[in-house]
RNA sequence: UGUAGUUCAGUUAGUAGAACAUGGCGCUUGCAACGCCAAGAUAGUGGGUUCGAUUCCCAUUA
Numbered sequence: 001u002g003u004a005g006u007u008c009a010g011u012u013a014g015u016a017g018a019a020c021a022u023g024g025c026g027c028u029u030g031c032a033a034c035g036c037c038a039a040g041a042u043a044g045u046g047g048g049u050u051c052g053a054u055u056c057c058c059a060u061u062a
Stems, first nucleotide, its partner, number of pairs: 001062002005020004014051001022038005044060005
């Protein structure tokens, strides 16, 4: 340090976003590009504190 398939952000606790990628539609003779829309992560694992944990604490794992 570990958050979506990938790269990353984020909130000194109130329920997680972006870009790229993916799928659909529009456009095109067709493809690409472009535009619109959609799906996708309870945050390495297990526990503790708390009304509530991605956030604080402990253990463990890489």
Record summary
Transfer RNA from Oncorhynchus tshawytscha, 62 nucleotides, folded computationally.